Small-subunit ribosomal RNA from an uncultured forest soil bacterium, 1435 nucleotides, folded computationally.
């Protein structure tokens, strides 16, 4: 795009068309083929007339039922079952027939015998008959005539023609009396029909051979006619790879649909042909049939029946049942067109013309038009402003097509006749009046929002949507498309160059046969002559009409219809052309081959032969081990092994070095040496043959390894056994060992049989190797050139890219093989081959939305290279064991609130849970609320202290006292406050961190991450950023199709280390003075210090290394040296990392509760498990006494001195200090002296008892501290694991935040003392760069294979069972044609009257449908059981 469509929703009108695609299933009922009285006998009904015994009878007419006869019924109409065929299409052919029709010629004379109707009798239920009698014809039969016609003979130049002779054969009349209608014979025409031929006409080779009337001949029969059409005889042919035979499917065509075309699909309606008429067979009649509405027989089915017999055939028009997704009225009319009959009038006509039903299709029209902003209401959305529906509606003004009502009213009809039809059309009238839906809105694909739902319900053409914010489901609003339709489904073509003729491919995507020889076939060098088959050009015939196209015309337009033209790529015939191809002839040498001479080679076969090694045997020597391995063991060995001997012997197999991208061969493949036999290639040279060539379906041969059969042979060695290894080890290693490897003969016929690249020929830049041969030059090293092989690189070109590139995967030609998504499957079945194994040929069902190639970027690797990091190593100290603290899991609980979960959760949020905090639990209360804003009403115009009562308190009630709110323009002007009411609302630590913002962790302070322009690539992308060096660093240098730039690195900032300047109190004190000896005072700025500003370090200098670079190494100087040390600083990004409980926030949820208040409890539980810590286990120590040296902080609801009290915690008291001034404050380790003496201790301090102190409303759950007493585990910690590279680890104390107090051993800071070690980068972990492989890309925590179990699906095998199909053989054999026929029957003609001629029934025979029997074949269905296959979120 299309449709004979169907289904869903919807539906106003008209025109034109179409309407059982399925059951060629079965059919009730009606109709569909009759007509003619001008062929005939006749004459019912009826009419006229006459007679009448009133019952009826006669005559005439009679458009006529029935009958005889004629013509028609073979047309028209239906259907597509069968048919793969001369059936159809197209073009031809000759051996034919043809009623009615036309033309022409001739004729139409004279006779005869019957018979139906009818009448009578009679059988039968019926259908239908039987017997007897009468009768007519255009019915039937002789006779006459008949050139032509038919048969036979003769002659003849055509043969079934002509001439002639003999024989045979015709007729019908009627009437309205006419130029009437008929009849007979012959010729011709027209029309129709029959037969034959060339070409074309679906699929299957898993159908390869078929055929006996078969093929041909002769003769005969037969037909309208040719012919094996039939028969007899003879011959043995005929068809087939150019697809016979068989199987399946199918009516064919003009055309139709699609397509740019070529094609593909199709064969409804219309038209041509064919076939069929319940199924099968058969003939009759006839011009024509083997006959849709005829006959006979057989069969199935249905109906009637009196059971004896009969009847029937809608694939005609309607209609019914059935089938089906599905297809109409039991209508009108012969008015028109056409058909039959008839002289005609006319009759008949379900052909036809019309009407009815159906949106089935095509076409046309309408459902209103203009105006109309307050942009109404309502709906929907909203950022709450608004937007949108939307000029849409309403309103105002118009119009009236169509439908409606009324009136008029055709054409179609040459004279008459109109079913359609009061139709088309015309006029008038009324009124916007009666008339819009369907699908879609994620992308493809035009059209977006809200709500509901929550991997549910559902959608879906493909991709795919849906798991709480769905433009994808359902609804709504809005929008898009089409429109009386719109969607869906089905089918065909297109897109699909996806079967490629036009117009594809095969190195790696599917695809080159394993290799050769070669029949057929295809293709084929140069010149010339001929021919004209192909080819090309012209003419002629045909190519039906319709359709398509163009022009014109008719319906108001269109669809539709009509006229004309063009076209119909074809076929046939004819004339011509001759380049090319073919064919025939002649010639040529460039292709191919032969000859001669050379050399190369693991080419093949046979026979022989050699040495090394191995194993075995014998002998000698010799003694305890040997073998073997990573280490062992099995094993061998005192029965003498292993080892050893320039010892001896045997056996089999393979041939080191040479040896080489070297050689040879068609491929497989070929390797010691010698001989013989033998194939091919190469080079050089001459002569010869004269296209002898290339390819190659079938076919034939060769064909690694393994395997098979028979006979040998046994060195090695699958299987197997044992020993090891291992978690296991059906392996790798070891010890043995059978097939086999080897030989001979015969099979097999496959391989990643690979260059994954068929063979042959020609052409198209080169460079460098190498093998064989030749030429030239020669200085004998070589150089150069040529032919043939074999390689590497590379241009053009090709390729999807990779790559190929004179050895093509380039450009062409010839021929063969092969491919058409993945799986199923190279499987099943069938065939062929094979001893078997199996090979070969080779599907389908079903299933998936991919499978695949090449390249790219990442990620990954028990890949590689380079390099970092307390990563390992080297060290020091810990953790893991103990007790306790703390966090977590688990458990428990009314609750033990919540979050955090590898690193990167677990002394984390929590810089501090007794109440509070607090979010949890049980309980008591409140409901506009503890808090905010707004409205109304009332009241007061205030806020607080203290006390009492009830209560656990919240809360409720009362009393008392103090003070009388804020702003103010000083005006009771504005506000405020309290209570009450109803509502908006408040409130939520309720959910979602996977809706979010913000903030944070982590990789990682790792050195990376990108961009612009350019260039390269079809593209993803690459380049830059890679490379050579170097660095802590993508730091820098050099190089480079790159040149630059950005975010990161570094630097800029802070602290600290040295110096200087400035400043000098509360800090400092060298000098001076005073002193109560305290920088205390005067004084001083020098010093320390404080805190501001500067300087200083830059690989700057020297040497070496490096590339003369960057840089590195060493050195000098310097307080400091190569980033001086420390901090802050965290690129692009990753982890849906963490946080809705800091805060903010979308959505959802609660609203007398999931909100608020209160007292109590809980967050502190405790069999356990883990993390992080503290204290220890002691003598480098504990204890006692004495003495010393910091830094940085904090302090007014605070730090709190001196003093006094207490053993102590602490108390009393209060100086000083808002702090360089005072206080906390004692630093501790350390040092000195003493003691303890290896012990569960004078170590260790848990636990517990008693008594206290302090904070606080309150220390029971549940605080810290003190004193006395108690004195647990623990003696350095398994596997494992952590931190640290210098002022670091370790160790020692100090301060601070939070805080009433404190469970702080935590965290954040501060200083004191102060080490050890780093060979090095193999390994573990993490990371960076380059490279490589990849089937990974939620990226190795990836992907993914097979078995088993489960469900579902289709399928193979299978003892069998069932059904279909065609064929073969035989039996039986209806009807019927044909043939035969004794007896029987018999109107016309003949007769000598006896009979004959002719005819008929009957009987017999050949053929033969249906049926039966038998053995096979074939195709399906089904089948216990069984085999594999496919599919299926969490086995």
């Nucleotide at each position: 795009a299309a449709c004979g469509a169907a289904c869903g929703c919807u539906g106003g009108c008209g025109g034109c068309a179409g309407g059982c695609u399925u059951a060629a299933c079965a059919c009730a009922u009606g109709c569909a083929a009759g007509u003619c009285g001008a062929a005939c006998g006749g004459g019912a009904a009826g009419g006229u007339u006459c007679c009448u015994u009133c019952g009826g009878g006669g005559a005439c007419c009679g458009g006529c039922g029935a009958g005889u006869g004629g013509c028609g019924c073979a047309c028209g109409g239906g259907u597509g079952a069968g048919u793969a065929a001369c059936g159809c299409g197209u073009g031809g052919g000759g051996a034919u027939c043809u009623g009615c029709c036309u033309c022409g010629a001739a004729g139409u004379g004279g006779g005869g015998a019957a018979u139906a109707a009818c009448c009578g009798c009679u059988g039968g239920a019926a259908a239908c008959g039987g017997c007897g009698g009468c009768u007519a014809a255009u019915a039937c039969c002789g006779c006459a005539u008949a050139c032509g016609c038919c048969c036979g003979g003769u002659c003849u130049u055509u043969a079934g023609g002509g001439a002639u002779c003999g024989g045979g054969g015709a007729a019908a009349g009627c009437u309205u009396u006419a130029u009437g209608c008929g009849c007979u014979u012959c010729g011709a025409g027209a029309u129709g029909a029959a037969c034959c031929c060339g070409c074309g006409u679906c699929g299957g080779a898993u159908u390869a051979g078929c055929u006996u009337g078969u093929u041909g001949g002769u003769g005969a029969g037969g037909u309208a006619a040719g012919a094996g059409c039939u028969c007899a005889c003879c011959a043995a042919g005929g068809c087939g790879a150019c697809u016979a035979u068989c199987c399946g499917u199918a009516g064919c065509u003009g055309g139709u649909c699609u397509g740019a075309g070529a094609g593909g699909a199709u064969g409804a309606u219309c038209a041509g042909c064919c076939a069929c008429a319940c199924u099968g067979g058969g003939a009759c009649u006839g011009a024509g049939a083997c006959a849709c509405g005829g006959c006979c027989c057989a069969g199935a089915c249905u109906c009637c029946u009196a059971c004896g017999g009969g009847a029937g055939g809608c694939a005609g028009c309607a209609g019914u049942g059935g089938g089906g997704a599905a297809u109409a009225u039991u209508g009108g009319a012969c008015a028109a067109u056409g058909g039959g009959c008839g002289c005609a009038a006319g009759c008949c006509u379900g052909a036809u013309c019309c009407a009815g039903c159906c949106a089935u299709g095509c076409c046309g029209c309408g459902u209103g038009a203009a105006u109309g902003a307050a942009g109404a209401a309502g709906g929907c959305c909203u950022u709450a402003g608004g937007g949108u529906u939307g000029u849409a509606a309403a309103g105002u003004u118009c119009u009236u097509u169509c439908a409606g009502u009324c009136g008029c009213g055709a054409a179609g009809a040459u004279g008459a006749u109109g079913a359609c039809g009061g139709u088309a059309g015309c006029g008038a009238c009324a009124g916007a009046a009666g008339a819009a839906g369907c699908c879609c809105c994620g992308g493809c694909u035009a059209a977006c929002u809200c709500c509901g739902u929550g991997c549910c319900a559902g959608c879906a053409g493909c991709c795919g949507c849906g798991g709480u914010a769905a433009u994808a489901c359902g609804g709504a609003g809005g929008g898009g498309g089409c429109a009386a339709g719109c969607g869906u489904u089905g089918u065909u073509c297109g897109g699909a160059a996806u079967u490629a003729c036009u117009g594809g491919g095969c190195g790696u995507a599917a695809a080159g046969g394993g290799c050769g020889c070669g029949c057929a076939g295809g293709c084929g060098g140069u010149u010339u002559c001929g021919u004209c088959a192909g080819u090309c050009a012209g003419g002629u015939g045909u190519g039906a009409a319709a359709u398509c196209c163009c022009c014109g015309g008719g319906c108001u337009u269109a669809a539709c219809c009509c006229g004309g033209g063009a076209a119909c790529a074809g076929c046939a015939u004819u004339u011509g052309a001759u380049a090319c191809u073919g064919c025939g002839g002649a010639a040529c040498u460039a292709g191919a081959g032969u000859u001669c001479g050379g050399g190369a080679g693991a080419g093949g076969g046979u026979a022989g032969u050699g040495g090394a090694a191995u194993u075995c045997c014998c002998a000698g020597u010799g003694u305890a081990g040997a073998g073997g391995u990573g280490a062992a063991a099995u094993u061998c060995g005192u029965a003498a092994a292993u080892a050893u001997u320039g010892g001896g012997g045997a056996a089999g197999a393979a041939c080191a070095c040479c040896a080489g991208u070297g050689g040879c061969g068609a491929a497989g493949g070929c390797g010691g040496c010698u001989a013989c036999c033998u194939g091919g290639a190469c080079c050089g040279a001459u002569a010869c043959u004269g296209a002898c060539g290339c390819u190659g379906a079938a076919g034939c041969g060769c064909g690694a390894a393994a395997g098979c059969g028979u006979c040998g042979g046994g060195a090695c060695a699958a299987a197997c056994a044992g020993g090891a290894u291992u978690a296991g080890a059906u392996a790798c290693c070891c010890u043995g060992g059978u097939a086999g490897u080897c030989c001979a003969c015969g099979c097999c016929g496959u391989a990643a049989a690979c260059g994954a690249u068929g063979u042959g020929u020609g052409c198209u830049a080169g460079a460098c190797g190498u093998c064989g041969g030749g030429g030239g030059u020669u200085u004998c090293g070589c150089c150069u050139u040529u032919c043939g092989g074999u390689g590497u690189c590379g241009c053009a070109g090709c390729u999807a890219a990779c790559g190929c590139a004179u050895u093509a995967a380039g450009c062409a030609c010839a021929c063969c093989g092969c491919c058409c998504g993945g799986g199923g499957a190279g499987u099943a079945c069938g065939g062929u081959c094979g001893c078997a194994a199996g090979a070969u040929u080779a599907a389908a069902a079903c299933u998936c939305a991919a499978a695949g190639g090449a390249a790219u970027u990442g990620a990954c690797g028990g890949g590689g290279g380079c390099c970092c990091g307390c990563a390992c190593a080297a060290g020091c100290g810990g953790u893991g064991g103990a007790g306790c603290a703390u966090g977590u899991g688990g458990u428990u609980u009314a609750a033990u609130u919540c979050g955090a979960c590898g690193c990167a959760a677990c002394g984390c949020g929590c810089a501090g849970a007794a109440c509070c905090u607090u979010a949890c639990c049980g309980g008591c209360c409140c409901u506009u609320g503890a808090c905010a804003u707004g409205g109304g009403a009332a009241g007061u115009c205030u806020g607080g202290u203290u006390a009492c009562c009830g209560g656990a308190g919240a809360c409720g009630g009362u009393a008392u006292c103090c003070u009388u709110c804020a702003g103010u323009u000083c005006g009771g002007c504005u506000g405020g406050c309290u209570u009450c009411c109803a509502c908006a609302c408040a409130g939520g630590u309720g959910c979602u961190g996977c809706a979010u913002g913000g903030c944070u962790g982590u990789c990682g302070u790792c050195a990376g991450c990108u961009c612009g322009u350019g260039u390269c690539g079809u593209g993803a992308g690459a380049u830059g950023u890679u490379g050579g060096g170097u660095u802590a660093a993508g730091u820098c240098c050099c190089g480079c199709a790159a040149c630059g730039a950005g975010c990161g690195c570094a630097a800029c900032c802070c602290c600290u280390g040295c110096c200087c300047g400035u400043a000098g109190u509360u800090g400092c004190u060298a000098a001076c003075a005073g002193u109560u000896c305290g920088g205390c005072u005067g004084a001083g700025g020098a010093c320390u210090c404080u805190a501001c500003g500067g300087g200083g370090a830059c690989u700057g200098c020297c040497g070496g290394u490096g590339a003369u670079a960057a840089a590195c190494c060493g050195g000098a100087g310097g307080a400091a040296g190569g980033u001086g040390g420390g901090g802050a600083u965290g690129a692009c990004g990753u982890c849906a990392a963490g946080u809705c409980a800091u805060c903010a926030u979308g959505g959802c949820c609660c609203u007398u509760a999931u909100g608020u208040c209160c007292a109590g409890g809980g967050c502190g539980a405790c069999a356990c498990a883990c993390g992080u810590g503290c204290u220890a286990c002691a003598a480098u120590g504990g204890c006692c006494g004495g003495a010393a040296c910091a830094a940085a902080g904090g302090g007014c609801a605070g730090c709190g001195a001196u003093a006094c009290c207490g053993c102590g915690a602490g108390g009393u008291g209060g100086a000083g200090c808002g702090a360089a001034u005072c206080c906390c404050a004692a630093a501790a380790a350390u040092c000195c002296g003493g003691u303890c003496c290896a012990a569960g201790u004078u170590c260790g301090g848990a636990u517990u008892g008693c008594a206290g102190u302090c904070u606080g409303c309150a220390a029971c759950c549940c605080g810290a501290c003190u004193g006395c007493a108690u004195g647990a585990a623990g003696g350095u910690g398994g596997a494992a694991u952590c931190g640290c590279u210098a002022g670091u680890a370790a160790u020692c104390g100090u301060g601070g935040g939070u805080c009433a107090g404190c469970c702080a051993u935590a965290c954040c800071a501060c200083g004191g003392u102060g080490a050890a070690u780093a060979c090095g980068u193999u390994c573990c972990c993490g990371g960076g760069c380059c490279u490589u492989g990849u089937a990974c890309a939620c990226a190795c925590c990836g992907c993914c294979c097979g078995u088993c179990a489960a469900g579902c699906g289709a399928u193979g095998g299978a003892a069998g069972c069932u059904g279909g199909g065609g064929g073969u053989a035989c039996c039986c054999g209806a009807a019927g044609c044909c043939g035969g026929u004794g007896g029987c029957c018999u109107a016309a003609c003949c007769u000598u009257c006896g009979g004959g001629a002719g005819g008929g029934a009957g009987c017999c025979g050949u053929c033969u449908a249906a049926g039966g029997u038998a053995a096979a074949c074939u195709c399906a269905g089904u089948g216990a059981c069984u085999g594999g296959c496919g599919c299926u979120a969490a086995g």